This is a predicted structure of a 350-nucleotide part of an RNA (small-subunit ribosomal RNA, central domain) from an uncultured bacterium.

[in-house]
Context: one part of a larger RNA
RNA sequence: CUGGGCGUAAAGCGUGCGCAGGCGGCUUUGCAGGACAGACGUGAAAUCCCCGGGCUUAACCUGGGAACUGCGUUUGUGACUACAGGGCUAGAGUGUAGCAGAGGGGGGUAGAAUUCCACGUGUAGCAGUGAAAUGCGUAGAGAUGUGGAGGAAUACCGAUGGCGAAGGCAGCCCCCUGGGCUAACACUGACGCUCAUGCACGAAAGCGUGGGGAGCAAACAGGAUUAGAUACCCUGGUAGUCCACGCCCUAAACGAUGUCAACUAGGUGUUGGGGAAGGAGACUUCUUUAGUACCGCAGCUAACGCGUGAAGUUGACCGCCUGGGGAGUACGGUCGCAAGAUUAAAACUC
Numbered sequence: 001c002u003g004g005g006c007g008u009a010a011a012g013c014g015u016g017c018g019c020a021g022g023c024g025g026c027u028u029u030g031c032a033g034g035a036c037a038g039a040c041g042u043g044a045a046a047u048c049c050c051c052g053g054g055c056u057u058a059a060c061c062u063g064g065g066a067a068c069u070g071c072g073u074u075u076g077u078g079a080c081u082a083c084a085g086g087g088c089u090a091g092a093g094u095g096u097a098g099c100a101g102a103g104g105g106g107g108g109u110a111g112a113a114u115u116c117c118a119c120g121u122g123u124a125g126c127a128g129u130g131a132a133a134u135g136c137g138u139a140g141a142g143a144u145g146u147g148g149a150g151g152a153a154u155a156c157c158g159a160u161g162g163c164g165a166a167g168g169c170a171g172c173c174c175c176c177u178g179g180g181c182u183a184a185c186a187c188u189g190a191c192g193c194u195c196a197u198g199c200a201c202g203a204a205a206g207c208g209u210g211g212g213g214a215g216c217a218a219a220c221a222g223g224a225u226u227a228g229a230u231a232c233c234c235u236g237g238u239a240g241u242c243c244a245c246g247c248c249c250u251a252a253a254c255g256a257u258g259u260c261a262a263c264u265a266g267g268u269g270u271u272g273g274g275g276a277a278g279g280a281g282a283c284u285u286c287u288u289u290a291g292u293a294c295c296g297c298a299g300c301u302a303a304c305g306c307g308u309g310a311a312g313u314u315g316a317c318c319g320c321c322u323g324g325g326g327a328g329u330a331c332g333g334u335c336g337c338a339a340g341a342u343u344a345a346a347a348c349u350c
Base pairs, nucleotide, nucleotide: 004321005320006319007304008303012318014201015200016199017198021194022193023192025088026087027086028085029084030083033081034080035077036076037075038074039073040072041071042070049065050064051063052062053061054060091191092188093187094186095185096183097182098181099180103177104176105175106174107173108172109171110154115149116148117147118146119145120144121143125136126135162169163168206247207246208245209244210243211242215241216240220236221235222234223233258317259316260315261314262313263312266295267294268293269292270291271290272289273288274287275286276285277284278283299306300305323350324349325348332343333342334341335340
């Protein structure tokens, strides 16, 4: 190197785009780099292997053969592959007509609720808990009515539902914008798949500058509980949570399951399209396609389970694993304002 693996045992990069690289549909012509076949040359001897011989055997020595799977030259073959030319439409894409959607960005606006403020009514409690206390309240709270301010989030619909590459996305309206699906035709004619390095996006927390601040709430303070209570419970409460711009780049970033393609029983629901039949209609039935769930045959699996959305049967390409601890640490490099991130050992030990 080959050989084994990656849902849960170690192992799928958080996700996408994509240069190099690897791999690549059907058909035809040419060529002959790869490939294959023949011949010739070479491949020292020894060694290894086979058949013999010699030391009483063996090791050892020795004769012959084979082998040396290689390289070079040359002659040929033309299936496959590469290359060059021509053609095709089943992959891929474009156009036309529709459809669904919390996909993204910006702007506007609505109602409920919490809090606060002002005023009215009104009086002794309120709040909180397992029970309390801290706390608030006769300087008039809580309750109730009217008016106002401000911020954040959008009950019901709502779903095992939808959209998005992932992170994620939810009141309503408008503007800008990405992707998907369906049907029938037309067009381009392999334009494809994957992707080290790279680039982009990437929850929450955190950081920088400037705003904003209702509720909630790390830290913090007080009250309880307790042997103690730096907690769980309660009363408060600042960063933060929100907005703009710029960073950070990590998650049980999970389906713990890389992407793409092909093939391999069915059944039941549901979402978005299409077709057909029936019906006066509402609609029903059948069928097809793209999702999304459940059950299940074969098969797979250590088992659990997976099972046409595979963890089945195969192919292409990438990433990753190799006993536990030390350690995702040290050192060095790169990145970052920092926090830290990333790359990533060894001694030693069991």

The RNAcentral record of the full RNA draws on ENA and Greengenes.